[in-house]
Molecule: transfer RNA
Organism: Microcaldota archaeon
RNA sequence: GCCUCCGUAGCUCAGUGGUAGAGCGCCUGUCUCGUAAACAGGAGGUCGCGAGUUCAAUCCUCGUCGGAGGCU
Numbered sequence: 001g002c003c004u005c006c007g008u009a010g011c012u013c014a015g016u017g018g019u020a021g022a023g024c025g026c027c028u029g030u031c032u033c034g035u036a037a038a039c040a041g042g043a044g045g046u047c048g049c050g051a052g053u054u055c056a057a058u059c060c061u062c063g064u065c066g067g068a069g070g071c072u
Stems, first nucleotide, its partner, number of pairs: 001071007010024004018055001026042005048064005
């Protein structure tokens, strides 16, 4: 220098055009003498960034930043 893949909640990851989700974690409540567990509820997201296509973009296209791998 070139090619491929990844970037979504605090963490690990799903979601491949039509309102953004799960597990764990966090908070509150119930229960308990108290804690844990269990059960119920809740908060938390500019979907790395910018632009384009579209009625509509996490998703498609281009650029860019970061990470991983490969080739020379």